[in-house]
Context: one part of a larger RNA
RNA sequence: UGACGGGGACCCGCACAAGCAGCGGAGCAUGUGGUUUAAUUCGAUGCAACGCGAAGAACCUUACCAGUCUUGACAUAUAUAUGACAGAUCUAGAGAUAGAUAGUUUUCUUCGGAGACAUAUAUACAGGUGGUGCAUGGUUGUCGUCAGCUCGUGUCGUGAGAUGUUGGGUUAAGUCCCGCAACGAGCGCAACCCCUAUAUUUAGUUACCAGCACGUAAUGGUGGGGACUCUAGAUAGACUGCCGGUGACAAACCGGAGGAAGGUGGGGAUGACGUCAAAUCAUCAUGCCCCUUAUGACCUGGGCUACACACGUGCUACAAUGGUCGGUACAGAGGGAAGCGAAGCCGUGAGGUGAAGCGAAUCUCAGAAAGCCGACCCCAGUUCGGAUUGUAGGCUGCAACUCGCCUACAUGAAGCCGGAGUUGCUAGUAAUCGCGAAUCAGAAUGUCGCGGUGAAUGAGUUCCCGGGUCUUGUACU
Repeated sequence: UGACGGGGACCCGCACAAGCAGCGGAGCAUGUGGUUUAAUUCGAUGCAACGCGAAGAACCUUACCAGUCUUGACAUAUAUAUGACAGAUCUAGAGAUAGAUAGUUUUCUUCGGAGACAUAUAUACAGGUGGUGCAUGGUUGUCGUCAGCUCGUGUCGUGAGAUGUUGGGUUAAGUCCCGCAACGAGCGCAACCCCUAUAUUUAGUUACCAGCACGUAAUGGUGGGGACUCUAGAUAGACUGCCGGUGACAAACCGGAGGAAGGUGGGGAUGACGUCAAAUCAUCAUGCCCCUUAUGACCUGGGCUACACACGUGCUACAAUGGUCGGUACAGAGGGAAGCGAAGCCGUGAGGUGAAGCGAAUCUCAGAAAGCCGACCCCAGUUCGGAUUGUAGGCUGCAACUCGCCUACAUGAAGCCGGAGUUGCUAGUAAUCGCGAAUCAGAAUGUCGCGGUGAAUGAGUUCCCGGGUCUUGUACU
């Protein structure tokens, strides 16, 4: 100087407290450990691994296991030989592969040959998701969006170092003010960027329809309009600017006015010096080591989907603020050409048929759901709950046995609110309700987004956890 303390002081954070909803019990989904297996490929392991890499394992993927090949599935080069190779048909095989059949080169040329391509042999080499993340680059997590981390010159100290950065106030903030042997500066903070909340203006199609006219069973359907909504460009607006109080005449804080918005308005992007020999050699790149008739390559089938069990994360419930049936209303954000696919018709339904329109503010996915109105159920393992199983079907795909999703009928398990313990959340938040997208032939209760309905509690810091500043002790550095 740091680090540490079951030392001290001050401060902050859904850290606790106050509240709401959960998890831990049940069934299922999913990941992990373990066990099993020919193989159950590999990695991730306190917070910061465990719905993680994987935005999607039937084949492929695929790295694993069984079966085959050896200059090789892929690249370049040299030498020699051949002239085709490929594609098609047949046979054997699970296939890779092997054999047979017909068919079969090309450019230039001085006709000697040279080149292109393919095959075979030989040689250099290819290849490796093999090892080492404790040899590395790059990327990422984490403390933490915490308020810190440093430098130049000067000064002090023999020196390591100190000062500045400490102190008094204040702030979300090393934010700002005042003081001071310091004076300045840099990386961080903040602002500049994007979305959102208000208004004006410009523009007006595919969006809109107030007034005018036409038309319909009905609809902005048509003429038209540029008001409104909306779309998307520009501009304005918020700055403690104004008023009062407190304060040190400061910074600032408290209250108020005006305002769509008030003191960082709300969200996002943005992550300082560094810590953890943190993660990744399996995204990629790469040193070294290792394999080279195999640790490389090909193919079919299997496995990654196993199951006494243990844990994590979720979904659905245990019901009446509910369940079922009928009627009826209102979104936002997205996607669409090997695509989205309307109307109509068929089917109880999944779906089929059909083909209009649309590279989309035009057409389409597309019915939003909770809600509201009415009816039934009457507290029961039930008209709750839906696991499991049977049968019959639908869809995708070469193919749903291992191992997909969906539909109908039947079946109707556990479960009556969950021990110790533990998680999230301070407002359009929690809770609850549905919708969309990426991946994708098909395959979400996951992930990432979107809107609808919409609370309770707190305004405190004694304690638990984490962090910051100053100070103190230390046999540690």
Predicted 3D model of a 477-nucleotide part of an RNA (small-subunit ribosomal RNA, 3' major domain) from an uncultured bacterium. It matches the Rfam family "Bacterial small subunit ribosomal RNA". The RNAcentral record of the full RNA draws on ENA, Greengenes and SILVA. Its mean pLDDT, the model's own confidence on a scale to 100, is 82.